Annotation
A computed fold for a 74-nucleotide RNA from Hominimerdicola alba, annotated as transfer RNA. It matches the Rfam family "tRNA". Rfam classes the family as a transfer RNA. Its family is annotated with triplet codon-amino acid adaptor activity in the Gene Ontology. The organism belongs to Hominimerdicola, within Bacteria. The sequence is in RNAcentral, with records from ENA. Its mean pLDDT, the model's own confidence on a scale to 100, is 81.
RNA sequence: GGACUGAUAGCUCAAUCGGUUAGAGCACUGACCUUAUAAGUCAGAGGUUAGAGGUUCGAUUCCUCUUCGGUCUA
Repeated sequence: GGACUGAUAGCUCAAUCGGUUAGAGCACUGACCUUAUAAGUCAGAGGUUAGAGGUUCGAUUCCUCUUCGGUCUA
C1' cells in the first nucleotide's frame, strides 16, 4: 500500500428485511429489610448509537468520506 472487520449507558453486550419511547446484565443512587454491614426485594437515574454528509415519509441499520482499534496479505 491492498482486503476484511469492529466502534451503541461507567463496563460487557443486544436491537428481526429500515418502522413508531434504543433495551439487558453488572456497576451507580434512593427506599425497604438488618443492631450494623453484606446479601436480598422494589424503584430511579444514566445514550449527540465514533464524527461529518447523503438516500428515505422514516436510519443504530443502507451509501460516501474521515478518525480510532483488530485480523490477513504484499